[in-house]
RNA sequence: GACGGCCAGAUAACCGCUCUUGCGCUAGCGCAAGGGAGGAACUUCCGGACUCCACAGGGCAGUGCGCCGCUUGAAAAGGCGGGCGGGUAAGAUAACUUAUCCGACGGAAAGUGCCGCAGAAAAUAUACCGCCGCAAGGUAAGGGUGAAAAGGUGCGGUAAGAGCGCACCGCGCGUUUGGUAACAAACGCGGCAGGGCAAACCCCGCACGGAGCAAGGCCAAGCCGGUCCAUACGUGACCCGCGUUCGCGACCAAGUAGGCCGCCUAGAGUAAUGGUUAUCCGGUCCGCAAGGGCUGACAGAAUCUGGGGUAUCGGCCGUC
Numbered sequence: 001g002a003c004g005g006c007c008a009g010a011u012a013a014c015c016g017c018u019c020u021u022g023c024g025c026u027a028g029c030g031c032a033a034g035g036g037a038g039g040a041a042c043u044u045c046c047g048g049a050c051u052c053c054a055c056a057g058g059g060c061a062g063u064g065c066g067c068c069g070c071u072u073g074a075a076a077a078g079g080c081g082g083g084c085g086g087g088u089a090a091g092a093u094a095a096c097u098u099a100u101c102c103g104a105c106g107g108a109a110a111g112u113g114c115c116g117c118a119g120a121a122a123a124u125a126u127a128c129c130g131c132c133g134c135a136a137g138g139u140a141a142g143g144g145u146g147a148a149a150a151g152g153u154g155c156g157g158u159a160a161g162a163g164c165g166c167a168c169c170g171c172g173c174g175u176u177u178g179g180u181a182a183c184a185a186a187c188g189c190g191g192c193a194g195g196g197c198a199a200a201c202c203c204c205g206c207a208c209g210g211a212g213c214a215a216g217g218c219c220a221a222g223c224c225g226g227u228c229c230a231u232a233c234g235u236g237a238c239c240c241g242c243g244u245u246c247g248c249g250a251c252c253a254a255g256u257a258g259g260c261c262g263c264c265u266a267g268a269g270u271a272a273u274g275g276u277u278a279u280c281c282g283g284u285c286c287g288c289a290a291g292g293g294c295u296g297a298c299a300g301a302a303u304c305u306g307g308g309g310u311a312u313c314g315g316c317c318g319u320c
Base pairs, nucleotide, nucleotide: 001320002319003318004317005316006315007314009280010279011278012277013276014275015274017036018035019034020033021032022031023030024029038298042309043308045307046306047305048304049303050212051211052210053209057240058239059238062208063207064206065205066204067082068081069080070079071078083105084103085102086101087100088099089098090097091096106203107202111201112200113197114196115195128143129142130139131138132137151169152168153167154166155165156164170192171190172189173188174187175186176185177184178183216261217260218259219258225252226251227250228249229247232244233243234242281296282295283294284293285292286291
């Protein structure tokens, strides 16, 4: 220096705020005892519990996810381990090994589309320079352009060349073995569908009803009316089905709108959890010292909860 984990100033007094319990007094107030904001409470990025509509039934669309395994009551883009691909460093100098970092990691042989400029040509692709040939014509090995130009290296062959043929590698398919699996290895067959992009449309597989504590439940207060029996209403849109269907019905509209619960070892309801003093602790500056000055971050609960991202003065511990 980097990474990871933990703590998040302590104690006392006085005054103030708020909640609970008890006592007194009685719309309320007083006294006593006890409690009162986090590692992120921030952000709302991803889940869950819970609540309501509610048959959440089918279809169509849409949304989300996408290597494999395990993990947590559940889930997660979290955690752990593995596979494959790539970057960096070191060793080795073809391959490979170790360490570390990244991966939006299903499919390009279902189809469509895009790849500017440069270049002859960017794909049912072409012949600029070049090479061969008397010529007609042949050629794509060499050069040039480019991120990318008929897979790579080598040998043979040829008029000169080319998977044209062969060996190895790459690619595709199949079998066997190992592994829970992703995959890996070996063997065999095939001259072989030119590459990249799906964070392009799309295809494949899986999951998904919707809305959210301002959910929702209860009491009080107030209430002039209207429409409908399906062409209405039923928590994203559309279609089908189903339900509500003469009722305490559905919908529109007028009016009223205060409280209780939900709500918690803090539980407020525009929102309390604070201020002062002293001592100690931590940091920093001055000073030979004694001591003195300054300072202690980020920040603020709101139904609860598992993770992610971001902010941060300082202290302690561990690894490199």

A computed fold for a 320-nucleotide RNA from a bovine gut metagenome, annotated as Bacterial RNase P class A. Model confidence (mean pLDDT): 75 of 100. The RNAcentral record of the sequence draws on MGnify.